[in-house]
RNA sequence: UUAAUCUAAAGCUAAACCUAGCGUGAGCUAGGGGCAGAAAGUUGCGAAUCCAAGAUGUUUUGGAAAGUCGGACUGCCAAG
Repeated sequence: UUAAUCUAAAGCUAAACCUAGCGUGAGCUAGGGGCAGAAAGUUGCGAAUCCAAGAUGUUUUGGAAAGUCGGACUGCCAAG
C1' cells in the first nucleotide's frame, strides 16, 4: 500500500405506520417516525416479484421496484 475479517470512534441511510401532494395502478415526493442495514451508495443488465393494456392457453408490450437474489461502477475510519 492492497484485500478480507473482527472490534471501536466519527458519521450515514431510513422499514412498518401517520399526514399532505402526484399517479388508472404498482408506486413516488416532502415532513414525522425508527424496523433494520458495513455498501440499505449508484446502476433496471439477468432472474424473480408487482401494476396497466392486450392476447387466449400462458404469453406480448409498456411501466414499478435497488431494503428479493446475482452482476457492474464507486466508497469512510481505526486497532489487531
The RNA shown here (c-di-GMP-I riboswitch aptamer) has 80 nucleotides and comes from a Methylococcales bacterium. Of the family's consensus pairs, 95% are formed in the model. The coordinates come from a structure-prediction model, not an experiment, and the mean pLDDT is 81.